[in-house]
Molecule: small-subunit ribosomal RNA
Organism: uncultured prokaryote
RNA sequence: AACGAACGCUGGCGGCAUGGAUUAGGCAUGCAAGUCGAACGCUUGUAGCAAUACAGGAGUGGCGAAAGGGUGAGGAACACGUGAGUAACCUACCCUCAAGUUGGGAAUAACACCGGGAAACUGGUGCUAAUACCGAAUGUGGCUGUUGAACCGCAUGGUUUUACAGCUAAAGAUUUAUCGCUUGAGGAGGGGCUCGCGUCCCAUUAGUUAGUUGGUAAGGUAACGGCUUACCAAGACUGUGAUGGGUAGCUGGUCUGAGAGGACGAUCAGCCACACUGGGACUGAGACACUGCCCAGACUCCUACGGGAGGCUGCAGUCGAGAAUCUUCCGCAAUGCGCGAAAGCGUGACGGAGCGAUGCCGCGUGCAGGAUGACGGCCUUCGGGUUGUAAACUGCUGUCACCGGGGAAGAAUAAAUGACGGUACCCGGAGAGGAAGCCACGGCUAACUACGUGCCAGCAGCCGCGGUAAUACGUAGGUGGCGAGCGUUGUUCGGAUUUAUUGGGCGUAAAGGGUCCGCAGGGGGUUUGCUAAGUCUGAUGUGAAAUCCCAAGGCUCAACCUUGGAACUGCAUUGGAAACUGGUAAACUAGAGUUUUGGAGAGGUAAGCGGAAUUUCUGGUGUAGCGGUGGAAUGCGUAGAUAUCAGAAAGAACACCGAUAGCGAAGGCAGCUUACUGGACAAACACUGACCCUCAGGGACGAAAGCGUGGGGAGCGAACAGGAUUAGAUACCCUGGUAGUCCACGCCGUAAACGUUGUGAACUUGAUGUGGGGGGAUUUAGCCCCUUCCGUGUCGAAGCUAACGCGAUAAGUUCACCGCCUGGGGACUACGACCGCAAGGUUAAAACUCAAAGGAAUUGACGGGGGCCCGCACAAGCGGUGGAGCAUGUGGCUUAAUUCGAGGCAACGCGAAGAACCUUACCUGGAUUUGACAUAUACCUGACCGCCAUGGAAACAUGGUUUCUCUUCGGAGCAGGUAAACAGGUGCUGCAUGGCUGUCGUCAGCUCGUGCCGUGAGGUGUUCGGUUAAGUCCGGCAACGAGCGCAACCCAUGUCCUUAGUUACCAGCGGAUAAUGCCGGGGACUCUAAGGAGACUGCCCGUGUCAAGCGGGAGGAAGGCGUGGAUGACGUCAAGUCAGUAUGGCCCUUAUGUCCGGGGCUGCACACGUGCUACAAUGGCCGGUACAAUGGGCAGCGAUAUCGCGAGAUGGAGCAAAUCCCCAAAGCCGGUCCUAGUUCGGAUUGGAGUCUGCAACUCGACUCCAUGAAGUCGGAAUCGCUAGUAAAGGCGUAUCAGCUACGACGCCUUGAAUACGUUCCCGGGCCUUGUACACACCGCCCGUCACAUCACGGAAGCUGUUUGCACCCGAAGUCGUUGACCCAACCUUCACCGGAGGGAGACGCCUAAGGUGUGGUUAGUGACUGGGAUG
Repeated sequence: AACGAACGCUGGCGGCAUGGAUUAGGCAUGCAAGUCGAACGCUUGUAGCAAUACAGGAGUGGCGAAAGGGUGAGGAACACGUGAGUAACCUACCCUCAAGUUGGGAAUAACACCGGGAAACUGGUGCUAAUACCGAAUGUGGCUGUUGAACCGCAUGGUUUUACAGCUAAAGAUUUAUCGCUUGAGGAGGGGCUCGCGUCCCAUUAGUUAGUUGGUAAGGUAACGGCUUACCAAGACUGUGAUGGGUAGCUGGUCUGAGAGGACGAUCAGCCACACUGGGACUGAGACACUGCCCAGACUCCUACGGGAGGCUGCAGUCGAGAAUCUUCCGCAAUGCGCGAAAGCGUGACGGAGCGAUGCCGCGUGCAGGAUGACGGCCUUCGGGUUGUAAACUGCUGUCACCGGGGAAGAAUAAAUGACGGUACCCGGAGAGGAAGCCACGGCUAACUACGUGCCAGCAGCCGCGGUAAUACGUAGGUGGCGAGCGUUGUUCGGAUUUAUUGGGCGUAAAGGGUCCGCAGGGGGUUUGCUAAGUCUGAUGUGAAAUCCCAAGGCUCAACCUUGGAACUGCAUUGGAAACUGGUAAACUAGAGUUUUGGAGAGGUAAGCGGAAUUUCUGGUGUAGCGGUGGAAUGCGUAGAUAUCAGAAAGAACACCGAUAGCGAAGGCAGCUUACUGGACAAACACUGACCCUCAGGGACGAAAGCGUGGGGAGCGAACAGGAUUAGAUACCCUGGUAGUCCACGCCGUAAACGUUGUGAACUUGAUGUGGGGGGAUUUAGCCCCUUCCGUGUCGAAGCUAACGCGAUAAGUUCACCGCCUGGGGACUACGACCGCAAGGUUAAAACUCAAAGGAAUUGACGGGGGCCCGCACAAGCGGUGGAGCAUGUGGCUUAAUUCGAGGCAACGCGAAGAACCUUACCUGGAUUUGACAUAUACCUGACCGCCAUGGAAACAUGGUUUCUCUUCGGAGCAGGUAAACAGGUGCUGCAUGGCUGUCGUCAGCUCGUGCCGUGAGGUGUUCGGUUAAGUCCGGCAACGAGCGCAACCCAUGUCCUUAGUUACCAGCGGAUAAUGCCGGGGACUCUAAGGAGACUGCCCGUGUCAAGCGGGAGGAAGGCGUGGAUGACGUCAAGUCAGUAUGGCCCUUAUGUCCGGGGCUGCACACGUGCUACAAUGGCCGGUACAAUGGGCAGCGAUAUCGCGAGAUGGAGCAAAUCCCCAAAGCCGGUCCUAGUUCGGAUUGGAGUCUGCAACUCGACUCCAUGAAGUCGGAAUCGCUAGUAAAGGCGUAUCAGCUACGACGCCUUGAAUACGUUCCCGGGCCUUGUACACACCGCCCGUCACAUCACGGAAGCUGUUUGCACCCGAAGUCGUUGACCCAACCUUCACCGGAGGGAGACGCCUAAGGUGUGGUUAGUGACUGGGAUG
């Protein structure tokens, strides 16, 4: 784009078309083929007295009924199309021409009578007519036979004609002019038959055929012919697809397409076939006959059971089946057909109307104005936007529909005659009135929002949407598209160059046959002549009409119709051309081949020979092991192994040479010699003269393994056995070992048979190896060098390629031929066939299923890949954890609740820098509802708060008491109440978010601009060589620069300087004290706190690329980043947090909000994490004694003093602090303990207390007395730390009434050990490599098993379809034979009889249906079974 469509929703009018595509299933009813009295007799009715006239009826007869109409079952065929032929034919009616139409005869229906039968129908007797039937005559003619001639052709032959012989016609009717009839010739139209070409799929159909192919003769036909029969011959068809199977009416044309093509064959037209199924003939000009006959069968109907009737694939209509296809209409008015002389009759052909939006076309459902942009709807950022000039409203118009009036053409005529139809059309009238839907809106693809839903419901053509913010589902609003339609489904073509003729491919994506030979086939060098098959050109015929196209015309337009033109790309005949192809004739040598000479070679076959090695055997020497492995063991060995020497035997393979060397078609070929033998190459040019190339089918060869027969068997070695390894180990390793490996002969016929690249030929810059031959130049010679041919490699130009790559050995540019491919899987499969001894091979589908499978390259990620490098990563060390008790967090369990979150590292002394109440979010109970809190409005009240009392666990309730301020008197403020907005929510979603944070990781990376490279993804830069802590720096480089990171800038600390000097300091001076910077004073020192200096590989040596840098050294407080901190690139983990706050959406609103009492978060068989204290003598205890820093302090720190064993109490100086207060311990000195569950250890428990606080029961801390548990250094495993670090010791602070702090964050004191090194573990960085990974190895993914579903194969069989062969039976009927029986016409005869002729019947051949047997084909089904697909 299209459709004979169907379905869903919707539906105003008209015109023109179109409408049983399925069950060629069955059919009720009516109609669809009759007509003629001018062929004939009879008969009925009417009129008439009658003759007769008119109108009928059945019948004889004539013509028609073979047309028209329907359908597409069958048929792959001369069925159809196209073009020829018929010298092999027929033709009623029609036209033209010629001739004729004489004279007789015998019957028969109707009818009448008598019968049979239920009916359908039918028998007998008798009467009768004809254009019915039968002789005879005539013979223009015609036919047959014989005979001669002329002309022609296309082989048989044809036409015309002469003569003779034989045979052969006729019908009348009506009227006065015709119509008929007979014979013949011609024409027109129609038909039969024959031929060339064209006409679907399957080769998993390869052979078929006996009347088969041909001949002779006969028969038959309108006619040729095996059409039929007899005889003879053995042919005929087939890879250019016979035969078989499947499917199908063919064509003009229709749809599509740029075309070439592809698909289809409705309506209309031509042809064919069919008429319930099968067979058959009759009649006739024509049929083997749609509404004729006979027979058989199935089905339906009638029946008196004896027998009969029927055929809608005609028009309507009905049932059935189906997604689905109309009225039991009107009329012969027109067109046409049949009959008739005609009038006319008939006609479901046809003309019309009806039904169906089935299609095409046309028209309408209004037009103009109209903004406060109304109402309503929808959305909203709440401002508004949109629906939208849309509506309302105002004015107007009148198509269609409606009403009234008029009213055709089609009619051909002198007149009459119209189904459609009172239709089309015209005039008038009224009134916007009666007339809009459907689909879509994620992309493709024009058109977007809201709500609902929540991987549900659903959508979907492909991709894909939906798991709480869906432009994708449903609805609404809006928008887009089309419009009396719109969508969906189905089908065809297109897009699809996706079967490629136009117009594709085969190295790796699917695809080169394993290799060669080679018939058919295809293709083919140079020159000339002829030819004209192909080719080109002209003419003629044909190519039906319709259709398509163009032009004009007719319906108001259009659709539609009419006329004309063009076209129909084709076929046939014919004239011409001769370049090319073909054919033919002649020639040539450049292709190909032959010859001569020469060298090279693991080319092949056979025979013989050789040495090394291995194993075995014999003998000697010799002794305890050997062998084997990662390490072992099995195994061998004291019966003497291994080792070693000598000898012997056997089989197999041939080290070195040896090589991207050679040879061969491929497979493949390796010791040496001989024999036979194939091929290639070079040189010479002598000969042949296109002999060539390719090759379906075919043939030969064809590794290894395997098979058969017979040998052989040393080594190796499937299977097998044992030993190991392992979770297992039917493996890898080891010890043995059978087939086999070897030989001969025969099979097999496959390989990653690979260069994954078919063979042959030609052309197209180069460089460099190597094998063989020749030439040149040169040399003493060999080499080297130049050149040429053949082979074999590497790198590369152009070009090609998707890229990789190929690149004269092409995957470049071309030619010839062959093979092969057409998404993945199913499937190198099934079935069938062929081959094979078998194994198996060759050929080779479908159902079903998926939306991919695949190639090359890119970036990442990953690797029990590689290289380089780093990190307390390992190693080297020190101390821990894991065992105990306790603390704390988590899980689990429990519970009314044990609130919530955090979950490997990167949750678990985490949020929590403080859960007895509060906190608090949880539970229970009691209350409350504009609320505990915010804003604002309206109304009312005037207080509220506080205090008291009662009730209560409290919140709270009730009562009492007290009681407003300002004012311009309007009100305002404040407070309470009511109402409605709203508040409130630690309710959900961290996977809707902001912000913040963790982690990789303080790892060295992550990118950009421009340029360049690549089709592109992308690359380059950023890689490379060095170097660094570092993408740090240097050098190089198609890159040059830049940004975020690194480093530096910042803070602290270490040294010095300057400034300043109180509350800090005190060297010198002075004073005072029991003593103390206590005082005067000082500005030196320490220190405080502000500013500066200092460190930069700056200097030297060495090294390094004269680099960056590195090593060493000097100086220096500090040296190569001085140390520590802050600082965290692009990003990753949908990492964490809605319970810190913020926030979208959702949810609750007398509750999921709010208040209160109590409880819980502390619950305990258990498990884990993080810690503390220990297990002791480097220690515990006692006594004495020394030294810090960071910090904090007014509801605070709290001194001296007193009391208490102590926690603490009393008390209160001083201090808002360099001023006062809080302040060390390990250490050191001395004593004691003496290795023990202890003078270790301190849990637990009892008692007594202190402190905080409304309140220490659940559930605080601390003190004292008493008690004195586990624990004696901790399994597997695991953590931290590289220097002022680890370890050890204490101190401070935040939170806080108090405290569970043994935590966290800080501070100082004491103060180590070790690092060879980078193999390994973990993590990370860079380069490279492989990849089937890309939510990226926690990836992907294979097979079995289990379950479910689906399609398919096999299968004992079973049931159908179709068909071959053999046989049986055999209707009707043609033909043949016969015909005792029957018969009017003619002959004979007076007649009878007889004859000629015909018939009934019988028999025979053929034969439909049917039956039997046996094969094939195909389909369905089948217990069970096999693999496959999906989940």